[in-house]
């Protein structure tokens, strides 16, 4: 880089230090940001995996939060294809595509 499998509407500092303008993947929108953006720390949220406790018992359920991840505007902010409901639009719904995360595999 690519395959598989699970989740993705919960939750986490609008006074924290440093930093000095960009961010929200990408298209279109349509927010955030000098009342201060990314980044790095530092606190916090989650429990995906390992550890470890408990039931069960050989496998799963709860627990913990000690070690790998990861998260911490707004439903993965909407949307990009398909079909359905209305039907001028517009809204609404379901599946898909695309991504984001862990976890395995080549």
């Nucleotide at each position: 880089u690519u395959c598989u499998u699970a989740u993705c509407a919960a939750g986490a500092g609008c006074a924290g230090g440093u930093g000095g303008a960009g961010g929200g993947a990408c298209u279109a929108g349509c927010c955030c940001g000098a009342u201060g953006a990314a980044a790095c720390c530092c606190g916090g949220c989650a429990a995906c995996c390992g550890a470890c406790u408990u039931a069960u018992u050989u496998u799963u359920a709860a627990g913990c939060a000690c070690g790998g991840u990861g998260c911490u505007a707004a439903a993965u902010c909407u949307u990009g294809c398909a079909g359905c409901u209305u039907u001028u639009u517009u809204a609404g719904c379901u599946g898909g595509g695309a991504g984001a995360u862990a976890a395995g595999a080549g």

Source information:
The RNA shown here (SAM riboswitch aptamer (S box leader)) has 106 nucleotides and comes from Sutcliffiella cohnii. It matches the Rfam family "SAM riboswitch aptamer (S box leader)". Rfam's curators write: The SAM riboswitch is found upstream of a number of genes which code for proteins involved in methionine or cysteine biosynthesis in Gram-positive bacteria. The SAM riboswitch acts at the level of transcription termination control. The predicted structure consists of a complex stem-loop region followed by a single stem loop terminator region. An alternative and mutually exclusive form involves bases in the 3' segment of helix 1 with those in the 5' region of helix 5 to form a structure termed the anti-terminator form. This entry represents the conserved core of the complex structure involving helices 1-4. Rfam links the family to the GO term regulation of gene expression. Its mean pLDDT, the model's own confidence on a scale to 100, is 82. The RNAcentral record of the sequence draws on Rfam.